[in-house]
Predicted 3D model of a 1443-nucleotide RNA (small-subunit ribosomal RNA) from an uncultured prokaryote. The prediction has a mean pLDDT of 84. It matches the Rfam family "Bacterial small subunit ribosomal RNA".
RNA sequence: GCAAGUCGAACGGAACAACAGCUUGCUGUUGUUUAGUGGCGGAAGGGUUAGUAAUGCAUAGAUAAUCUAUCUUUAACUUGGGAAUAACGAUUGGAAACGAUCGCUAAUACCGAAUGUGGUGCACAAAGUUCGCUUUAGUGUAUUAAAGAAGGGGACCUUAGAGCCUUGCGGUUAGAGAAGAGUCUAUGCGAUAUCAGCUUGUUGGUGUGGUAAAGGCGCACCAAGGCUAAGACGUCUAGGCGGAUUGAGAGAUUGACCGCCAACACUGGGACUGAGACACUGCCCAGACUCCUACGGGAGGCUGCAGUCGAGAAUCUUUCGCAAUGGGCGAAAGCCUGACGAAGCGACGCCGUGUGAACGAUGAAGGCCUUAGGGUUGUAAAGUUCUUUCGCUAGGGAACAAGAGAGAGUAACUAAUAUUUACUCGAUUUGAGUGUACCUGGUAAAGAAGCACCGGCUAACUCCGUGCCAGCAGCUGCGGUAAUACGGAGGGUGCAAGCAUUAAUCGGAUUUAUUGGGCGUAAAGGUCGCGUAGGCGGCAAGGCAAGUCAGAUGUUAAAGCUUGAGGCUCAACCUCAAAUCGGCACCCAAUACUAUCUUUCUAGAGGGUAGAUGGAGAAAAGGGAAUUCCACGUGUAGCGGUGAAAUGCGUAGAUACAUGGAGGAACACCCGUGGCGAAGGCGGCUUUCUAACUUAUUCCUGACGCUGAGGCGCGAAAGCAAGGGGAGCGAACAGGAUUAGAUACCCUGGUAGUCCUUGCCGUAAACGAUGCACACUAGAUGUAGUUGGGCUCAACCCCGACUGUGUCGUAGCUAACGCGUUAAGUGUGCCGCCUGGGGAGUACACUCGCAAGGGUGAAACUCAAAAGAAUUGACGGGGGCCCGCACAAGCAGUGGAGCAUGUGGUUUAAUUCGAUGCAACGCGAAGAACCUUACCCAGACUUGACAUGUAGUUGACAGCGGCAGAGAUGUCGUCUUCCGAAAGGACAGGUACACAGGUGCUGCAUGGCUGUCGUCAGCUCGUGCCGUGAGGUGUUGGGUUAAGUCCCGCAACGAGCGUAACCCUUAUCACUAGUUGCCAGCACUUCGUGUGGGAACUCUAGUGAGACUGCCUGGGUUAACCAGGAGGAAGGUGAGGAUGACGUCAAGUCAGCAUGGUCCUUAUGUCUGGGGCGACACACGUGCUACAAUGGCCGGUACAGAAGGCAGCAAUACCGCAAGGUGGAGCAAAUCCCAAAAACCGGUCUCAGUUCGGAUUGUAGUCUGCAACUUGACUACAUGAAGUCGGAAUUGCUAGUAAUGGCGCGUCAGCCAUACCGCCGUGAAUACGUUCCCGGGUCUUGUACACACCGCCCGUCACAUCAUGGAAGUUGGUUUUGCCCGAAGUCGUUGACUUAACCUUAUUUUAAGGAGAGAGGCGCCCAAGGUGAGGCUGAUGACUGGG
Repeated sequence: GCAAGUCGAACGGAACAACAGCUUGCUGUUGUUUAGUGGCGGAAGGGUUAGUAAUGCAUAGAUAAUCUAUCUUUAACUUGGGAAUAACGAUUGGAAACGAUCGCUAAUACCGAAUGUGGUGCACAAAGUUCGCUUUAGUGUAUUAAAGAAGGGGACCUUAGAGCCUUGCGGUUAGAGAAGAGUCUAUGCGAUAUCAGCUUGUUGGUGUGGUAAAGGCGCACCAAGGCUAAGACGUCUAGGCGGAUUGAGAGAUUGACCGCCAACACUGGGACUGAGACACUGCCCAGACUCCUACGGGAGGCUGCAGUCGAGAAUCUUUCGCAAUGGGCGAAAGCCUGACGAAGCGACGCCGUGUGAACGAUGAAGGCCUUAGGGUUGUAAAGUUCUUUCGCUAGGGAACAAGAGAGAGUAACUAAUAUUUACUCGAUUUGAGUGUACCUGGUAAAGAAGCACCGGCUAACUCCGUGCCAGCAGCUGCGGUAAUACGGAGGGUGCAAGCAUUAAUCGGAUUUAUUGGGCGUAAAGGUCGCGUAGGCGGCAAGGCAAGUCAGAUGUUAAAGCUUGAGGCUCAACCUCAAAUCGGCACCCAAUACUAUCUUUCUAGAGGGUAGAUGGAGAAAAGGGAAUUCCACGUGUAGCGGUGAAAUGCGUAGAUACAUGGAGGAACACCCGUGGCGAAGGCGGCUUUCUAACUUAUUCCUGACGCUGAGGCGCGAAAGCAAGGGGAGCGAACAGGAUUAGAUACCCUGGUAGUCCUUGCCGUAAACGAUGCACACUAGAUGUAGUUGGGCUCAACCCCGACUGUGUCGUAGCUAACGCGUUAAGUGUGCCGCCUGGGGAGUACACUCGCAAGGGUGAAACUCAAAAGAAUUGACGGGGGCCCGCACAAGCAGUGGAGCAUGUGGUUUAAUUCGAUGCAACGCGAAGAACCUUACCCAGACUUGACAUGUAGUUGACAGCGGCAGAGAUGUCGUCUUCCGAAAGGACAGGUACACAGGUGCUGCAUGGCUGUCGUCAGCUCGUGCCGUGAGGUGUUGGGUUAAGUCCCGCAACGAGCGUAACCCUUAUCACUAGUUGCCAGCACUUCGUGUGGGAACUCUAGUGAGACUGCCUGGGUUAACCAGGAGGAAGGUGAGGAUGACGUCAAGUCAGCAUGGUCCUUAUGUCUGGGGCGACACACGUGCUACAAUGGCCGGUACAGAAGGCAGCAAUACCGCAAGGUGGAGCAAAUCCCAAAAACCGGUCUCAGUUCGGAUUGUAGUCUGCAACUUGACUACAUGAAGUCGGAAUUGCUAGUAAUGGCGCGUCAGCCAUACCGCCGUGAAUACGUUCCCGGGUCUUGUACACACCGCCCGUCACAUCAUGGAAGUUGGUUUUGCCCGAAGUCGUUGACUUAACCUUAUUUUAAGGAGAGAGGCGCCCAAGGUGAGGCUGAUGACUGGG
């Protein structure tokens, strides 16, 4: 800004225009516009969902309890009068809005009167009837209406308008219909019981009022009712439905669009008008807010269409048109219509379409990956050929239009050829969208692809970056240096003009289970009984027809869903047609079942009769044993108590023994998975009272039954109250012990309590963790009570039946464990209870209780689990069995000293690196002065110290010598190639490019190798069997062994890797062989196996034998095997070695080697000199030497084995005190050499820091080596430290072992070797035994552990954070109630106010009275407001509680 106006054909005016008349400024006619009066419409259409859990909605009914303007139809009428008033004029108030007074005027406005077809009231009559009443087109009586305007017109009439006639319209009355509205009834439609009682107009009646209408709807009176566990009342939430989403369905959720109904219109109240309202764009009042104002006073209501602001994560144009559809008014033309039709904005949804198609391999380039070959992007691109939807551009171009209508014709009405109406024809004319849909030409592949994802669920994988960071994440989870999970890239997958996220609903979820779940142990059976309501209920017959079932009718609006067609090019969309199930109501039929009524029956249930049984209950009386105490006696030093003690008691006489007494409590044996009871529970004996169960009988009643929400009662122990009692026991408490502590366990005392009476409490792992009742479904075997039968003289015994109570077990069930006629099986009936863990059985509220506490019983928040049963391991200060130098029994040590060596630490330029409990620490290292060497300092080199290839260049390089330098290196001199005819090649130097190189990192990326459990006896598989499965069985069991070794048994039968054996060494013998080895006999001999000789012996090194529980005795299961014995060199694996199962420790090693990744590349590579790895307040490990007399020293005399030896071992000899030197015989070795010590014999020392011990230090040497300063070994002389057998603790060893003595080798120039690896000599002690420590094996058991006890895990405290309870209070919302005030308004009432119509009277145009109306006053009700007291609920609150 627009969304409700319209009608001049209801009315009087006004303005303007045209025409006519003439008195030329007046009149008339016609037309247009219209403020006002009047009519109709503003109650529809449009918007919204605040309120409302019923004054609402849905479905089905009722209205015999009602109304209805306009519309259709039927019938009748439309006569005759009156008084006003707006507009208008004059005066006037106000800023405005808006008025005031006087005067004029009309009507379809208003008011009387007439008539009465009809209507209505009353009375009567008739008919019908459910007896309430209804109908009458029956009678009588009373009462009750109206308005005109328009068109046309021949007579008559006329003031020329009219009258009159006629046509349609309008008006009045009445009936019917259509459509609409009001009211009532039934059923259905949320949550909450932590809302259990609510109600006074409340429930009903009588009367009256009121309404269109029934009714407490209102009022007066009377009665005291009404609702409620099938949820009243309260609180919270919410418009309802058709439908929508989802789902197989049943359901669950929802009520946007479209449609029906309701409610609302700034908030609250109210009526008026009207057919209809208590009225979205009407009125009055109150309140809040906004605006105007001259401050006096006024105006307003977008939850209509657009639009603005605000709030918000978020929601559009201040458009066009009445052309269509529909509505209002009008006779009509027409006017109005933000209803509506269109367009605009928004990928918000649904549908359709395009972004090109065909060919195209050098499989282009680029990207990415790569095993470096290739793969992939990918026919994808480029390129060639083709097409042009859509877009752009140019041209053409619909439908949506039906109507309106000059004029003409026919018919009807009529007196009428007027008019009007109907029909037919019809010039002309109406499109907002719109030049839109559509068609055609042109244009060039031309203008048109994104989003999410790629660990699994879930379709789709690689690289790089990052390094528990950055980040991801729906669940599980990913990220700590090789991330398909983060970020990027390439590639791929999915969807596509969209894609993904977020929020929400349903599904999956049988995870609230009606369909369709459960309750022994996972959450879940009430502590137990009695019993109310309720639910369910035996056999037979009859009635009825409520449930049930069949059919029919009505309805369940349309739209939607579904099906079939049709229209837009298809589809979405639209149109037409059809249709099912189901709900409700009504009609009719059926009667098996259920219900109900009647009548029977006896099988359920109850009763009777005759017995049996019991720790069943209540009360009373009496009994003995024992403890304690008291008295007296005997008697003397302890008693008591414990793992051991102490406290305690006792010389004031205990404990012990005996006698007597007191008192309380409990009832040994019997006693039993035996009995009774509903459960809790009940135990000496006797009596009384009460109840129950059971057997036999089948006598009586005749379904009387089962279960059981609420309710009532019982209900262990502890506890509470009052009064008693109190022996023993014994919370609290005290003391003594134990202990790190010990508010505990143990001991000594000991109060409440335990006992009785009365009253509370009302809970327990109140358990069979298993509700009650009934029925059915293999058995076996105990036991208790009763009873029948067989046998018998009787008993015993045997066979049954019923009722209890146990064990095992079939089918079946169960997740498994298990249950299994006493079900956890199969069914029925009823009750209780459960729905992830924690928070929490807590808080608040209510209730019970004297209290303690009980009952009912949440949420916020938090986690991704919590739980059950079973399995395999591991573990246990669980159990059984067994083994090992594991302990014990022994021997020798370590730990104390000095030194050596390794490690830690510290230091340093560097002290290179690795190894770290056993299983690192004399380890890698079988040998660091340089080298090694990896570290540090300094100096150098850069295709490199080393390898390969390519290109091109040179012909040398190397060697030798000199100089500089610490050296590497540089430089100078000298010397200078080969093959080939040539081209070229080989070789070498230098140049360039690829590359080399790294003891840099990662042993937690790896290979290989190794350690360890452990030389422990284990670890597995195939087939079968068992188990839902994990898994088990085998492999367990009884024996036995060193052994899963073997035997026997067994749902197992076999097999493999381990064990054993095979292999090596050693112990005996034989054979073969006989040098370098051997020498019995023989010969020679220099007396040395030296020579000859021998082959016997030793030995050597080959081949064999031998030992197997083979034999005997005994034991054992006739076994395996064990004990003893014989023989034998050896006897029960003879001894030793090698040999190490499946696996464990992310064990060790990237520095032995190899190797993925990563890092460095004039350096983290390479070369050189020097230094370091050797440091030294300290700590530890492993060793050596000692501390001495079983010894030291000196002298003498013997005896090995196994190794090694040519840049080597080296003899005899000589020199040196010695290390060693000189020298070199012999030997590449059974030939030569290195080369023995302890022992034995003799002497000395005599218990001392020594004739022990040898560190340390000084001096002087030797040897190796370019070189012994840092930093070698050895020798000589001198020096002569600690140490006198070692604390706690701890190691090795079971026989040729320990101990002790020496010898050798490797590495190696030498050596820090006391180490390592080997060799031989001398040569013991002890083992009862397996209780304990450690480790291991096996079976079993428990487990909340599985990273596996170095596990898991509880609580306080400290700090920070989150949600929540209480709390003096503070502050809101909502609601109830008392009182005050009380607007507008309806209703009532009122007088000395005002008053045209009608009536009466008088008098004549005025007055009086009446009827009526109005303003005012009063009254009832009442909104808002005020004030007081409550209820419910929210926020906040110092402090405080737990989570």